[in-house]
């Protein structure tokens, strides 16, 4: 200079007008004034995890359902971080892994292919044993059979490469690589390392079913507390009025049911329909409607300084930082910066990322114009 790998960071800055919510204070009490405070990394998806909050449980275990899954560490807890191991990718910075358990059981391995699991003769290779035949006696031929070395199939086909060995092959013997076991060593532990032993068996697949280890009560602020209208309906007293018929209790006063001829009221007067069975005070008590409350000190931010490789924790100072309703959190001018375009330039013109609280926090994951800062790799060059 180039191509890259990681972490962190901003998410336009100043002022001027006009507006808005939310708290305080004022006064001449309203559409008033003053002061202050007002979105974010993601407020978003609601996906883990907790705190708060009613509900439901006498205690432990077990079962059955769901969740997680290497090790150590961190947290109020996690399925989150931190730091290693092991396994895979890069030349490297470094990225990626649902990374317990397949020699406990069951299943499953499509298609291709003889054979896909106590392997398997489709093509090939062999004729040593052993029956038959046929010989020019050197052997040929058929059978019954050996072979997993070579082809072929396929994600996968029962260690790989070499000599020996054999009829021909085979770990059938050896040597090296591979592989399991593993005494000891080395670490807190994943785990490494490794004498020696073992001819090789335990194919894969648990985001199949299982086994093991650990966790898990259920709803969610429309959670749940409180304070309470009118209206109907409930209960209590106490006046004043009436006491029809029937049932049923009771000695009776009286008390429940019930039906609706009078009788009152309404429609519009009869007819005819509906409605009431006392009426009126006064008090209690449930719920609605509607108000407070929960709800803004908090696993808080910022600085600093210690422990810790880090996440993280701990002391110290400093800070109050949206809270409602389904509604606010903005417009608009001005200088400046950015991006685009035109332009030799002075300058003109035009733009403005995702998105947006509503119980609250830790984390994920998605979205994201543009830009900045630090580390570290890798190639060239130079000196």
């Nucleotide at each position: 200079u180039c191509a890259g790998a990681c972490g962190g960071c901003c998410g336009g800055a100043c002022g001027g007008c006009c507006g808005c919510g939310g708290c305080g204070c004022g006064c001449u009490c309203g559409a008033c004034g003053c002061g202050u405070c007002g979105a974010g990394g993601a407020a978003a998806g609601u996906c883990c995890g907790g705190g708060c909050u009613c509900c439901a449980c006498g205690g432990a275990a077990a079962c059955a359902c769901g969740g997680u899954g290497c090790c150590g560490g961190c947290u109020a807890a996690c399925g989150g971080c931190c730091g290693g191991c092991g396994g895979g990718g890069g030349c490297g910075a470094c990225c990626c892994c649902a990374g317990g358990g397949a020699a406990a059981g069951u299943g499953c391995c499509a298609c291709a292919g003889a054979g896909a699991g106590c392997a398997g003769a489709c093509c090939g290779c062999c004729a040593a044993c052993c029956g038959g035949g046929c010989u020019u006696c050197g052997g040929c031929c058929c059978g019954c059979g050996g072979c997993a070395a070579g082809g072929g199939u396929g994600a996968a086909a029962g260690g790989g490469u070499g000599c020996g060995g054999u009829a021909a092959g085979a770990g059938c013997g050896c040597a090296c690589c591979g592989c399991g076991c593993g005494a000891c060593c080395g670490g807190c532990g994943a785990c490494g390392g490794a004498a020696g032993c073992g001819g090789c068996a335990a194919g894969g697949u648990a985001a199949a079913c299982c086994c093991c280890a650990c966790c898990g009560g259920g709803a969610g602020c429309a959670a749940g507390a409180c304070c309470a209208a009118a209206u109907a309906g409930g209960g209590a007293u106490g006046g004043c009025a009436c006491u029809g018929g029937c049932c049923g209790g009771g000695a009776a006063a009286c008390c429940g049911g019930u039906c609706g001829a009078a009788a009152c009221g309404c429609g519009u007067u009869u007819c005819c329909g509906c409605g009431u069975c006392g009426c009126c005070a006064u008090c209690c008590g449930g719920g609605u409607a509607g108000g407070u409350c929960g709800c803004g000190c908090g696993a808080g931010g910022c600085g600093u300084c210690c422990g810790g490789c880090a996440a993280c924790g701990g002391g110290c100072g400093u800070c109050c930082c949206a809270g409602a309703g389904g509604a606010a959190u903005g417009g608009u001018c001005g200088u400046c910066g950015c991006c685009c375009g035109c332009g030799c330039g002075a300058g003109c013109g035009g733009g403005a990322a995702c998105a947006g609280a509503a119980c609250c926090c830790g984390g994920c994951u998605u979205a994201c114009a543009g830009g900045c800062c630090g580390u570290c790799u890798g190639a060239c060059a130079u000196c």